Record summary: A computed fold for a 476-nucleotide part of an RNA from an uncultured bacterium, annotated as small-subunit ribosomal RNA, 3' major domain. The RNAcentral record of the full RNA draws on ENA and SILVA. It matches the Rfam family "Bacterial small subunit ribosomal RNA". Rfam links the family to the GO terms ribosome and structural constituent of ribosome.
[in-house]
Context: one part of a larger RNA
RNA sequence: UGACGGGGGCCCGCACAAGCGGAGGAACAUGUGGUUUAAUUCGAUGAUACGCGAGGAACCUUACCCGGGCUCAAACGACUCAGGAAUAUAUUGGAAACGAUGUAGCCAGCAAUGGUCUGAGUCGAGGUGCUGCAUGGUUGUCGUCAGCUCGUGCCGUGAGGUGUCGGCUUAAGUGCCAUAACGAGCGCAACCCCUACCGCCAGUUGCCAACGGGUAAAGCCGGGAACUCUGGCGGGACUGCCGGCGCAAGCUGCGAGGAAGGCGGGGAUGACGUCAAAUCAGCACGGCCCUUACGUCCGGGGCGACACACGUGUUACAAUGGCAGGUACAGCGGGAAGCCACCUGGUGACAGGGAGCGGAACCCGAAAGCCUGUCUCAGUUCGGAUUGGAGUCUGCAACUCGACUCCAUGAAGCUGGAUUCGCUAGUAAUCGCGCAUCAGCCAUGGCGCGGUGAAUACAAAGCCGGGCCUUGUACA
Numbered sequence: 001u002g003a004c005g006g007g008g009g010c011c012c013g014c015a016c017a018a019g020c021g022g023a024g025g026a027a028c029a030u031g032u033g034g035u036u037u038a039a040u041u042c043g044a045u046g047a048u049a050c051g052c053g054a055g056g057a058a059c060c061u062u063a064c065c066c067g068g069g070c071u072c073a074a075a076c077g078a079c080u081c082a083g084g085a086a087u088a089u090a091u092u093g094g095a096a097a098c099g100a101u102g103u104a105g106c107c108a109g110c111a112a113u114g115g116u117c118u119g120a121g122u123c124g125a126g127g128u129g130c131u132g133c134a135u136g137g138u139u140g141u142c143g144u145c146a147g148c149u150c151g152u153g154c155c156g157u158g159a160g161g162u163g164u165c166g167g168c169u170u171a172a173g174u175g176c177c178a179u180a181a182c183g184a185g186c187g188c189a190a191c192c193c194c195u196a197c198c199g200c201c202a203g204u205u206g207c208c209a210a211c212g213g214g215u216a217a218a219g220c221c222g223g224g225a226a227c228u229c230u231g232g233c234g235g236g237a238c239u240g241c242c243g244g245c246g247c248a249a250g251c252u253g254c255g256a257g258g259a260a261g262g263c264g265g266g267g268a269u270g271a272c273g274u275c276a277a278a279u280c281a282g283c284a285c286g287g288c289c290c291u292u293a294c295g296u297c298c299g300g301g302g303c304g305a306c307a308c309a310c311g312u313g314u315u316a317c318a319a320u321g322g323c324a325g326g327u328a329c330a331g332c333g334g335g336a337a338g339c340c341a342c343c344u345g346g347u348g349a350c351a352g353g354g355a356g357c358g359g360a361a362c363c364c365g366a367a368a369g370c371c372u373g374u375c376u377c378a379g380u381u382c383g384g385a386u387u388g389g390a391g392u393c394u395g396c397a398a399c400u401c402g403a404c405u406c407c408a409u410g411a412a413g414c415u416g417g418a419u420u421c422g423c424u425a426g427u428a429a430u431c432g433c434g435c436a437u438c439a440g441c442c443a444u445g446g447c448g449c450g451g452u453g454a455a456u457a458c459a460a461a462g463c464c465g466g467g468c469c470u471u472g473u474a475c476a
Base pairs, nucleotide, nucleotide: 001476002475003473004472005471007470008469009468010467011466012465013464019423020422021421022420023419026315027314028313029312030311031310032309033308034306035305042053043052064301065300066299067298068297069296070295076124077123078122079121080120081119082118083117087104088103089102090101091100092099093098107114108113126290127289129288130287131286135284136283137279138278139277140275142273147186148185149184150183151182152181153162154161155160166177167176168175192267193266194265195264197235198234199233200232201231202230203229207224208223211222212221213220238261241255242253243252244251245250304442317416321375322374323373324372325371326370327369333364334363335362338357339356342353343352344351345350382413387408388407389406390405391404392403393402429452430451431450432449433448434447435446
């Protein structure tokens, strides 16, 4: 100087407490461990691995296993030699890859020469093989915590200290005061984006107040540029004003005004560093290793196994509910090998027709809610696992191993031990919708969007994590 303390002081955080809803019990989905296996490819492992890499494993992917092939090789560049010249097609072996046989045809250019194909060879190949403890890059975490440093000066033999301490204040090393320090840098904040209010400009595919036309109804038409909205530019909030407290910074008020008030809400943004943290399998790269194989092609299998254990989720155990009928209201987005109105068939998944739309124009589009009826506390009209049968669709192909539909079946489960997680407001809870990946889909996942919409915070002793000052020293 740090680090540590079941030392002290001050302070903060959904850290506790106060609340609301979960997990831990059940079934299923998914990841992991373990076990099994020819293989169940590899990585990730307290917090910071475990719906993680994977934003799509039937083939492909695919790296694993079995089997069958190739060795200039699946692809590409350069050179040498030989054949030879665009190529098309048939038969045949085979699971395919690959191989065998046959038929037809024979390049451009005046020329020099050049292109394409096959074979032989040489040099470069190829490796998801090892090392993340050789590395770059990227990432997690402490932590959006308020810290981490430098120049000069001063102090100290020196390591180093001071500044950065103290008082007050702040979300903040934010600021004010004080001060052997005076300044400065990286962080904080602001500048950026979205959102809440207003104005200006613009007015189609959006809008419709006034005027006219028109309909069963309808911005449907003429038209309008007000409103909503769209999308560009501005304004607006700064403790600016008032009262109280304070030297000041600032704090405070059921203050004024205001759409918004003291950081308005949200996002992006992550200092010096820590964990030899993660990744050689995204990529790049040093070294090492393989080279008729640790490279490469193909068929099939596996990554989907199942006594068991754990994590993350979904659905429930019901009446604030289930079922049936009727009825209303979004936003983010997506659409051409696509979204598909509408009609017809089918109980249905869907199929057959078929308009519009590369889209503010057409299409995809809510559910909870509300109204009416029914069920009456039951393993039930709760719950839907599992299984049988019959189908639809995608795709070369759904046996291993797809989703969906219909009929039947109707398991466990009556609110879950110790323990444990999230959340402070348009949040939790709850309800549906969209998107990426994608032929299809094992999505209950991920990322977004809107609808409905709470409760509680007394307090600061103790638990967890962190910041500053101080104290002790088994440690460096």